The RNA shown here (transfer RNA) has 72 nucleotides and comes from a Polyangiaceae bacterium. It matches the Rfam family "tRNA". It is annotated as a transfer RNA. The prediction has a mean pLDDT of 83.
RNA sequence: UGCACGGUAGCCAAGUGGCAAGGCAACCGCCUGUUAAGCGGUCAACCGCAGGUUCGAAUCCUGCCCGUGCAG
Numbered sequence: 001u002g003c004a005c006g007g008u009a010g011c012c013a014a015g016u017g018g019c020a021a022g023g024c025a026a027c028c029g030c031c032u033g034u035u036a037a038g039c040g041g042u043c044a045a046c047c048g049c050a051g052g053u054u055c056g057a058a059u060c061c062u063g064c065c066c067g068u069g070c071a072g
Stems, first nucleotide, its partner, number of pairs: 001071007010024003018055001026042005048064005
């Protein structure tokens, strides 16, 4: 420098044009002699950044940033 893949909540992670699942963690409660486990509930994502296309973009297009791999 080129190519491929990836960047979504504190962490992991779905989504494939129609207003973003799930798990862990956190918080509240139940249970328990206490803790843990279990059960119920609650909270949290301007979707890496900036533009473009579209009635509508996490999703498609362009540029850039960051990470991983491959090539040179």